This is a predicted structure of a 494-nucleotide part of an RNA (small-subunit ribosomal RNA, 5' domain) from an uncultured bacterium.
Its Rfam family is "Bacterial small subunit ribosomal RNA". Its family is annotated with structural constituent of ribosome and ribosome in the Gene Ontology.
The full RNA is in RNAcentral, with records from ENA, Greengenes and SILVA.
The prediction has a mean pLDDT of 86.
Context: one part of a larger RNA
RNA sequence: AAUGAACGUUGGCGGCGUGGAUUAUGCAUGCAAGUCGAACGGGCCGCAAGGCCAGUGGCGCAAGGGUGAGUAAGGCGAAGGUAACCAACCCCGCGGGUGGGCAUAGCCGAGGGAAACUUCGGGUAAUUCCCAGCGACAUGACGACCCGGCAUCGGGAUGUCAUCAAAGAUUCAUCGCCGCGGGACGGGCCUUCGUGGUAUUAGGUAGUUGGCGGGGUGACGGCCCACCAAGCCUGCGAUGCCUACCGGGCGUGCGAGCGUGGCCCGGCACACUGGGACUGAGACACUGCCCAGACUCCUACGGGAGGCUGCAGUCGAGAAUCUUCGGCAAUGGGCGCAAGCCUGACCGAGCGACGCCGCGUGGAGGACGAAGGCCUUCGGGUUGUAAACUCCUGUCGAGGGGGAAGAAGGGGCAACCUUGACCGAUCCCUGGAGGAAACACGGGCUAAGUUCGUGCCAGCAGCCGCGGUAAGACGAACCGUGCGAACGUUAUUC
Numbered sequence: 001a002a003u004g005a006a007c008g009u010u011g012g013c014g015g016c017g018u019g020g021a022u023u024a025u026g027c028a029u030g031c032a033a034g035u036c037g038a039a040c041g042g043g044c045c046g047c048a049a050g051g052c053c054a055g056u057g058g059c060g061c062a063a064g065g066g067u068g069a070g071u072a073a074g075g076c077g078a079a080g081g082u083a084a085c086c087a088a089c090c091c092c093g094c095g096g097g098u099g100g101g102c103a104u105a106g107c108c109g110a111g112g113g114a115a116a117c118u119u120c121g122g123g124u125a126a127u128u129c130c131c132a133g134c135g136a137c138a139u140g141a142c143g144a145c146c147c148g149g150c151a152u153c154g155g156g157a158u159g160u161c162a163u164c165a166a167a168g169a170u171u172c173a174u175c176g177c178c179g180c181g182g183g184a185c186g187g188g189c190c191u192u193c194g195u196g197g198u199a200u201u202a203g204g205u206a207g208u209u210g211g212c213g214g215g216g217u218g219a220c221g222g223c224c225c226a227c228c229a230a231g232c233c234u235g236c237g238a239u240g241c242c243u244a245c246c247g248g249g250c251g252u253g254c255g256a257g258c259g260u261g262g263c264c265c266g267g268c269a270c271a272c273u274g275g276g277a278c279u280g281a282g283a284c285a286c287u288g289c290c291c292a293g294a295c296u297c298c299u300a301c302g303g304g305a306g307g308c309u310g311c312a313g314u315c316g317a318g319a320a321u322c323u324u325c326g327g328c329a330a331u332g333g334g335c336g337c338a339a340g341c342c343u344g345a346c347c348g349a350g351c352g353a354c355g356c357c358g359c360g361u362g363g364a365g366g367a368c369g370a371a372g373g374c375c376u377u378c379g380g381g382u383u384g385u386a387a388a389c390u391c392c393u394g395u396c397g398a399g400g401g402g403g404a405a406g407a408a409g410g411g412g413c414a415a416c417c418u419u420g421a422c423c424g425a426u427c428c429c430u431g432g433a434g435g436a437a438a439c440a441c442g443g444g445c446u447a448a449g450u451u452c453g454u455g456c457c458a459g460c461a462g463c464c465g466c467g468g469u470a471a472g473a474c475g476a477a478c479c480g481u482g483c484g485a486a487c488g489u490u491a492u493u494c
Stems, first nucleotide, its partner, number of pairs: 001493003005490005012359006018352002026314002029312003034059003039056002042053004066270003075195008085187002090183007098132004107122006138163006145156004168175002196242003203233003208230004213225003245267004249260004272293005295306004323349001325348003331345001332343004362392004372383004396435001398430004406422001409418003439482004443464003449478005459466002
């Protein structure tokens, strides 16, 4: 000098930040992901217009939010590669959209179950699913040409054959659908270098190292498999063990360096513990599914339900860390043609001197100097212009008023109408010094000393050291020094 701090004493206001570092312990309750009727059929309400309700279908739920357990390298950082790859929504370009069919939820009927839920029969729609047709610069095979590269190969032009697509809706403005090429955003994989401690860990390794052939993947590859060979890593530290998310940064320091990775941003990993796949452009998926385990709950004992490392909140442990708040007004996200709906993301408010910063607790005058306190050589000195007293001021706080900006948009032919949770500026009025100062220290280091009490006792102490009868070092008083809404102590880093 610093801190996500804690503890003690004290505590007026505001702004901006910041706040579960320990038990990645267990969790009551509420909320945190829906939306579309301009994809579809139905049930209900209504005279109608229109609306409500589940269901099918579409998009989203892989983002946003949390945490740091694991991970010393399948991570991260820097620089590259991909002639070994993907790609929903968005943008640009080119082209296309013909005809038919089978189902199934909802619904109706009949059941089972305490519940969770579920079975059978009938029957229905679609932008659901399926078939056929057309069919390309796309993909594959074969043939010959040009260019390029890094072996396999890549790009372009060309001939033949084979394979593959589509969906409608509307208030007629439009919004969608299919194929191909390119782009943007985003990812997968690979290479080199860098990225803790320990040798009181010296050898490790059989899919191990390489090859050939296959499987698998969007894609290269022992990623996996059969066969063949015997390799591969290691004193420039393999292997083991311990510790640890990484970076931008942050702290300190003239710097080199050392320490650190909380808040914010980027990456990674995790989601009760372990394993697995499904769907999908994308997951091996925090608030999806299945299996196993531990734990908790319901039960009619047959069987079921759950996962706060989301926002609040609770128990526990701990020196220690907040409200079961308001709003979608703004920014952003999802869906929708839109109006709009949803959004504990976010914006705000609340609590905590936890940090930084700002302001105030009054200003001017006022004695050859009140009283009181303390000291005294008894003369006086000091507290001290300090107070009283006089004249002022009106910050902050209190009460009242006022309302800018944060609002861009949206609706409407137009005139015009309308949107603020919260904050409330500059400002105006009332009143009157009133409501607002502590804490630590005073032997040296180190700014600041006297008296009394105590008598190696009681005690102090960061180091040196004080205290055994005049203690500037203990306790108290007065005075002083430092700092100031704080001041000290402890812990940790430089």